Overview
Predicted 3D model of an 84-nucleotide RNA (transfer RNA) from Roseisolibacter agri. The same sequence occurs in records of 5 taxa. Its Rfam family is "tRNA". Its family is annotated with triplet codon-amino acid adaptor activity in the Gene Ontology.
[in-house]
């Protein structure tokens, strides 16, 4: 410099052909259990705001196409892997 692959919660990692996000392990809080822990089993777990009902933001960053975008185009930036 030139090809292609990826970027999603705390951590890996799903999301089919665009249909309205995190599914499923890990992790973490609590809870059962136990003399006491480990392990298992149960329940919760994006972020802000709110007492809660509940609203709003959120797919590396912007900007476009759509009724609707993680999902396609367009530029950027970061990782990795091939090529010169």
């Nucleotide at each position: 410099g030139c090809u292609c692959a990826g970027g999603u919660g705390g951590u890996g990692g799903a999301a089919c052909u665009g249909g309205u996000a995190g599914a499923c392990a890990c992790g973490c809080a609590g809870g059962u259990c136990u003399c006491a822990g480990a392990a298992g089993c149960c329940u919760g777990u994006g972020u802000c705001g709110g007492a809660g009902a509940c609203g709003a933001c959120g797919u590396g960053g912007g900007g476009g196409u759509u009724c609707a975008a993680g999902u396609c185009c367009c530029c950027c930036c970061c990782u990795g892997a091939g090529c010169a």